[in-house]
RNA sequence: CCAACACAUGCAAGUCGAGCGUGAAGGUUAAGAAGGAUUCUUCGGAUGACUGAUUGACUGGAAAGCGGCGGACGGGUGAGUAACGCGUGGGUAACCUGCCCUACACACAGGGAUAGCCAUUGGAAACGAUGAUUAAUACCUGAUAACACAAAGACGGCGCAUGUUGUCUUUGUCAAAGAUUUAUCGGUGUAGGAUGGACCCGCGUCUGAUUAGCUAGUUGGUAAGGUAACGGCUUACCAAGGCGACGAUCAGUAGCCGACCUGAGAGGGUGAUCGGCCACACUGGAACUGAGACACGGUCCAGACUCCUACGGGAGGCAGCGGUGGGGAAUAUUGCACAAUGGGCGCAAGCCUGAUGCAGCAACGCCGCGUGAACGAAGAAGGUCUUCGGAUCGUAAAGUUCUUUUCUUAGGGAAGAAAAAUGACGGUACCUAAGGAAUAAGCGCCGGCUAAAUACGUGCCAGCAGCCGCGGUAAUACGUAUGGUGCAAGCGUUAUCCGGAAUCACUGGGCGUAAAGGGUACGCAGGCGGUUUUGCAAGUCAGAAGUGAAAGGCUACAGCUCAACUGUAGUAAGCUUUUGAAACUGCAAGACUAGAGUGCAGGAGAGGCAAGUGGAAUUCCUAGUGUAGAGGUGAAAUUCGUAGAUAUUAGGAGGAACACCAGUGGCGAAGGCGACUUGCUGGACUGUAACUGACGCUGAGGUACGAAAGCGUGGGGAGCGAACAGGAUUAGAUACCCUGGUAGUCCACGCCGUAAACGAUGAAUACUAGGUGUCGGGGGUCGAACCUCGGUGCCGCAGUUAACACAUUAAGUAUUCCGCCUGGGGAGUACGGUCGCAAGACUGAAACUCAAAGGAAUUGACGGGGACCCGCACAAGCAGCGGAGCAUGUGGUUUAAUUCGAAGCAACGCGAAGAACCUUACCGAGAAUUGACAUCCCGUGACUACCUGUGAGAGCAGGGUUUAGUGUUUACACUACACGGAGACAGGUGGUGCAUGGCUGUCGUCAUCUCGUGUCGUGAGAUGUUGGGUUAAGUCCCGUAACGAGCGCAACCCUUAUCUUUAGUUGCCAUCAUUAAGUUGGGCACUCUAGAGAGACUGCCGGUGUCAAACCGGAGGAAGGUGGGGAUGACGUCAAGUCCUCAUGGCCUUUAUGACCAGGGCUACACACGUACUACAAUGGCAUGUACAAAGGGCAGCCACUUAGCGAUAAGGAGCGAAUCCCGUAAAACAUGUCUCAGUCCGGAUUGGAGUCUGCAACUCGACCCCAUGAAGUCGGAAUCGCUAGUAAUCGCGUAACAGCAUGACGCGGUGAAUACGUUCCCGGGCCUUGUACACACCGCCCGUCACACCAUGGGAGUUGGGCCUACCCGACGGCCGUGCGCUAACCCUCCGGGGAGGCAGCGGACCACGGUAAG
Repeated sequence: CCAACACAUGCAAGUCGAGCGUGAAGGUUAAGAAGGAUUCUUCGGAUGACUGAUUGACUGGAAAGCGGCGGACGGGUGAGUAACGCGUGGGUAACCUGCCCUACACACAGGGAUAGCCAUUGGAAACGAUGAUUAAUACCUGAUAACACAAAGACGGCGCAUGUUGUCUUUGUCAAAGAUUUAUCGGUGUAGGAUGGACCCGCGUCUGAUUAGCUAGUUGGUAAGGUAACGGCUUACCAAGGCGACGAUCAGUAGCCGACCUGAGAGGGUGAUCGGCCACACUGGAACUGAGACACGGUCCAGACUCCUACGGGAGGCAGCGGUGGGGAAUAUUGCACAAUGGGCGCAAGCCUGAUGCAGCAACGCCGCGUGAACGAAGAAGGUCUUCGGAUCGUAAAGUUCUUUUCUUAGGGAAGAAAAAUGACGGUACCUAAGGAAUAAGCGCCGGCUAAAUACGUGCCAGCAGCCGCGGUAAUACGUAUGGUGCAAGCGUUAUCCGGAAUCACUGGGCGUAAAGGGUACGCAGGCGGUUUUGCAAGUCAGAAGUGAAAGGCUACAGCUCAACUGUAGUAAGCUUUUGAAACUGCAAGACUAGAGUGCAGGAGAGGCAAGUGGAAUUCCUAGUGUAGAGGUGAAAUUCGUAGAUAUUAGGAGGAACACCAGUGGCGAAGGCGACUUGCUGGACUGUAACUGACGCUGAGGUACGAAAGCGUGGGGAGCGAACAGGAUUAGAUACCCUGGUAGUCCACGCCGUAAACGAUGAAUACUAGGUGUCGGGGGUCGAACCUCGGUGCCGCAGUUAACACAUUAAGUAUUCCGCCUGGGGAGUACGGUCGCAAGACUGAAACUCAAAGGAAUUGACGGGGACCCGCACAAGCAGCGGAGCAUGUGGUUUAAUUCGAAGCAACGCGAAGAACCUUACCGAGAAUUGACAUCCCGUGACUACCUGUGAGAGCAGGGUUUAGUGUUUACACUACACGGAGACAGGUGGUGCAUGGCUGUCGUCAUCUCGUGUCGUGAGAUGUUGGGUUAAGUCCCGUAACGAGCGCAACCCUUAUCUUUAGUUGCCAUCAUUAAGUUGGGCACUCUAGAGAGACUGCCGGUGUCAAACCGGAGGAAGGUGGGGAUGACGUCAAGUCCUCAUGGCCUUUAUGACCAGGGCUACACACGUACUACAAUGGCAUGUACAAAGGGCAGCCACUUAGCGAUAAGGAGCGAAUCCCGUAAAACAUGUCUCAGUCCGGAUUGGAGUCUGCAACUCGACCCCAUGAAGUCGGAAUCGCUAGUAAUCGCGUAACAGCAUGACGCGGUGAAUACGUUCCCGGGCCUUGUACACACCGCCCGUCACACCAUGGGAGUUGGGCCUACCCGACGGCCGUGCGCUAACCCUCCGGGGAGGCAGCGGACCACGGUAAG
């Protein structure tokens, strides 16, 4: 920096009396009417101080006027202006210049007015009118005059042109002013200078082409007018020009520069202060005066606005200095002085000067200084944090000793002033003395970037935030505190500009995939251009000169105490002039052949256009044969067919397309081109080296070509086939599939002009390792090899690249030219324009919005992608579950409470190895508060046991008896215990498993998960760990830029299977004896027990295999390829589970969320689910009889045995703390009998009755026994689970916890199967690979419509305002032209009446501002 918005009031330009006529107040002096103090007095009067009207003279100089000079400078502002406005450098032979300087010359004689003043008079005022009178350095006439001017003539000089200049002759024309203190100051003419100005020219000077054409005095000429001067500056006539893609015109924006800010620079931005130029002065127009103006504080007119008014009429212009209102985020005193510097006037004194010098206000900027210094540990108090020990604020404070910049008081006191005098600033700067630490510290920040952290509060709230991002209960990010850090009289914020940003890239970028190559070619302008000779000198280079104002910048020195500030000296690019050079570019002339082109000779080709011809196939028509289907699909149906289809045979019609050949083969500029023949025709290639002699490359605009679809007109139409119809599919299916089918596809002519028009790679030229195919030529060869030119592919080095990749067909190295890009979306949209019949094409924004969008590659994850492999994963089997009854758990519901947790697999007979009380955490009731439990302190000395009352109990109230231990003794002390008391605290199965430890589940006993060094990669990462085999296994072998290693696998451990050995009691008994009995003697061989060992290792053989690992088969062996089973669980995943096992951080609670107590509940019950049990029966039930285990347990125990009871059990009671005794009869099995297919002699629920046991207590709510009762259920829908061998299935036995209470859990043994072709599929997993827009990783990501609200934009019937252009109307002021019958001092004539010259008013005309109308 906004309002060039409006302004009250004061001031900002006056001065000269030495140009002139007047001349107020005042002063001096003289006269003096009148009054009259005092004194004298004869009272009549005299005197006369003093006051003093009035008048004269002298002085004085206010004030207005005439006249001169100055008000064109100084001061302000930036509206307009894109312009010769400004900057820079030139030109004027096309010009002017007051005051100033120099030189020469001059100033004589006259005249008539007029303002003022006076009188009369109009008006409210502003302002006038008339008459009389007056002066000048005012005005006028005449004289004189040239080195002046004009005309004519003569002779010279000069210049880029017009031209200009010197000398001489003649003729004509024009001037003046005085003042005075006598020093001077003025006046006139001419020439020159200085200063200031005017005009012209080269170059430079913002944006938009969605502004491409503009122009009528326009461009030029002739003549005239006009101007200081050139000029269409103006007018008349003539000609038809002038400007423009090197951007005219139009629109927008803007005063320009020296400079200022920034930047390494190149640049970019700005134009405040200071200085130069320009423009403007309320808005628009106009002239006058003047040396100079079209005039900020002058005039006239018009307009808007404001003010005065007596309503008739007038006045005004702060973008001067202050100041006011307004506007705004925002900007000062109605100050002092002319002392200095400068300006105006004046001879001067001097006057004026809001220029200027100063002061005031504002930390607005820059600079300097201070707010104290030294010592000072009890590390005070206090604050904060804390692991409670301490740490920190912190030598900081206090205290002691100092200093005084600043401050206060007092004293002195400048320079600024060039002879004297004169200082606003200012009693200021500065100096001296005294006083006293006294008067003086804030702001930002502390998650990273970025220096500096802790506590509390808050709890996605409040808030922070420049970017990333913080905040959902442990926030270094919010708020506060403490501490820290940064800067400091400032510190932060905001805005703007530059930088960083190489992010518009001249210096200094890009375009295969990130944004970006025009679809392709031809080609005008333009840009660039081969070898060589000579000349020129435009570019280029060098020297010199001018300019580059001052200030500023930089360097050096100097002055204010330093610095800021200031002074002195030096210094730049550019432009101009001039002298030279000639390599390069350019220009001119000449020459050349390597670029380019032509000729001649060849071969290749779906190159193009036109005409004709051909066969195969589809469809249709006719006829024949023939019969029931055909067609179509994943499966069907619509459809066709007995009116004869499909199939098949023959003949015919018609249209379209050209199988095989055919090939990363060919041709073409691209689009594109495919049967054959003929004609016409374009281009490329090879060879030759005859011809031309740079003729070349690129190419904005322009022109031509340009797939498919589409459009127009007319044909054609077999097949195919948008639209459409039908049938299917589907939740729907406006699709995919099927049956039909119209435009179209085809031809001719004309449009359209776009595509992933792609190699996503513009054209041209040159250079830069190779290898290997292929097409067309040439050389070479018998044929090959080989060499070479042109095309077309692959691989690959250097190099390039973000990587992928490219790599003589470059995306490498260079040059030239063109096109294009600059975050995503909005949008290739809107508006405008051009083209098109239309569809639409080309050109092509902005508002707004997001913090990303994108590329390439990496690791994972995922895929209804691929390859390989494994697993009771499927398949093959066996037995189940899902149906019934009951048990148990869960959900739900209910309830005072039904405590809590677990939730797909991996919650649900789970925590719980056992809820009647207890457990117990839940509910309602009762009662207590340092507490049921721990530690500390004080008091008492007992407490307890026992008894009484009361109560549901806890408890309450009382009685009662009386301590113990240790210290040498003790009135004592300590300890233990108990009670009472105060507080610290206890307590919490309260919350958070998403704050945690520990433990656990799960993928998964799956074979993986990683590291070191090296190597590769810009990097993330890769390699190793991939590959070929093999394995249960990343198990092993081989290969290998990898070599090794670790956690896992395996093995080591336990158990089981065989044997040996040692040892034989409680175990065993072959032999000997004995018995009812291994009962006993005896024995330890066997079984067994439990110690130590052995054994199995692909060790051996054969085959396969890569001479490997290994696999297959075999032998031997109790056991064979991990012998069976167990324990053992890598890195990690699931914020998996558990705060109710335990531990634990925050939080919460404290007469309660803690503790006690009796009762109730966890056991409820329309229902749903999971897991079991028992069954539905004859492979069975029942009855009787008879065999064979293992592993466990036992003293508050197991309990033999005896007796009683139908039985559960009871009463007695031996043995055994157990290889001894007991639990303890194992059951299925087996044998015999019965039942005979039924709701049964199946099944056992439910219910009634009688009991037993445990236990304070079986009502809610235990188990068992006996008698009776005898429900559902006759093998179970969809779906679904387990199991591969001593396994499934089936049978019983034991144990833990436990007073009692399993159909559960954990173990034990008995009997003892079936099946596995195989890996297509389902599920899970492993390895490799591929795609990805996913990474919270497919339970991912993500698109569109709709609804509501808000924001921005486009359209919109219209409405309104601004700018501009054109045409016409009106025509103020003004100057110009014409007229001028009215009026008229100076000069001339006059007969004095007047006339003339000249002038004025008035009138007419063209021009023109404001204004109006109309279409744009």
The prediction has a mean pLDDT of 83. The RNA shown here (small-subunit ribosomal RNA) has 1416 nucleotides and comes from an uncultured bacterium. Its Rfam family is "Bacterial small subunit ribosomal RNA".